[in-house]
Context: one part of a larger RNA
C1' cells in the first nucleotide's frame, strides 16, 4: 500500500513448524516349550537414563543502592557516634529477579492407505497356484490425530459490535512494567491505585544508638531490638494538568 467507507474484538484454517527416543525390574510364570540345562510369545504394572518445554513453591547458586562484624587508613575539633578510600577493603549471611544442579509436565491413544510379507476365493492351464478379476491382514517409515504459528490464503475469507462526519477510533503528551537496545507491546491518566511517597505486613540481617542497672573491667542486661532495594495489601499525600493533531470523498 493492498485487501473497495472506517473502526473495535472474536475466530475458520490453505498452509509452515515443533515433537516422535529407549533400558531396567515386577506381575502373568518358573507357565507354554523342553529329557534336562534352560526358558518365552501375548498382555498388565513400576521404577529410570537421555532429550524438550514451562516454573522457582523446596534444594542450591548469583544478588556491587539489604543487615552484621572487622584490618590499614584519613575526616567529621576530641570520646563517644559515622563515614570517606583500599577488588564491594576483607569476611558472615541474604529479600526480589534471573538461574540449574532444583520442581512440574511431555514423546499417549486411534484412524485411514500401504511396504516386505501372511493369506482366502480363484482361471489362464479340469490339477495347482496370494493375482490374472475380486477380497481380508500386516511397520517407529507416508497421511491424519498431538503442540505452535498462521487471510499479503492478492483465492487477501467468516462472525458480532460501533460510527454516519466537529462520528468511531487512533497519536502526541504524562506516570509506567508481567515488555524493552530504540521503535513496538501492556496497564493507567482525577469517573484514577499507574508509579513514588506513607502506613501494616511477608522476608533478610541478627538485638542499634543513648541511659538504667549488674561488674574492678572485658562484658552482659532491659531488648524477637534496630535497620532494610526489587514481595504483598490498604491510602490520593506528590506526579499523570490544560489541551493538540490524524482519520473522515462509500451510493446513482
Nucleotide at each position: 500500500c493492498g485487501u473497495u467507507a472506517g473502526a473495535a474484538a472474536u475466530u475458520u484454517g490453505c498452509g509452515a513448524g515443533a515433537a516422535c527416543c529407549u533400558g531396567a525390574c515386577u506381575c502373568u510364570a518358573g507357565u507354554a516349550c523342553g529329557a534336562g540345562a534352560g526358558g518365552a510369545c501375548c498382555g498388565a504394572g513400576u521404577u529410570g537414563g537421555a532429550c524438550a518445554g514451562a516454573c522457582c513453591u523446596c534444594u542450591a547458586g548469583u544478588g556491587u543502592a539489604c543487615c552484621u562484624g572487622u584490618u590499614g587508613u584519613g575526616a567529621c575539633g576530641c570520646c563517644a557516634g559515622u563515614u570517606g578510600c583500599a577488588u564491594c577493603g576483607c569476611a558472615g549471611g541474604g529479600u526480589a529477579g534471573c538461574u540449574a544442579u532444583g520442581u512440574c509436565u511431555g514423546g499417549a491413544u486411534g484412524a485411514g492407505a500401504u511396504a516386505a510379507g501372511c493369506g482366502c476365493u480363484g482361471a489362464a492351464a479340469g490339477c495347482a497356484u496370494c493375482u490374472a478379476a475380486g477380497c481380508a491382514c500386516g511397520a517407529a517409515a507416508c497421511u491424519c490425530a498431538u503442540c505452535u504459528c498462521a487471510a499479503g490464503a492478492u483465492u487477501a475469507g467468516a462472525u458480532u459490535u460501533c460510527u454516519u462526519u466537529u462520528a468511531a477510533g487512533g497519536g502526541u503528551c504524562g506516570u509506567u512494567a508481567u515488555a524493552g537496545a530504540c521503535g513496538a507491546u501492556g496497564a493507567c491518566g482525577u469517573u484514577g491505585a499507574u508509579a513514588g511517597g506513607u502506613c501494616a505486613u511477608a522476608g533478610g540481617u541478627g538485638u542499634a544508638a543513648a541511659g538504667g542497672c549488674a561488674g574492678a573491667g572485658a562484658u552482659g542486661u532491659c531488648a524477637u531490638a534496630g535497620c532494610c532495594g526489587a514481595g504483598u495489601g490498604a491510602u490520593a499525600c506528590u506526579a499523570a494538568u490544560u489541551a493538540c493533531c490524524c482519520u473522515u470523498u462509500a451510493g446513482c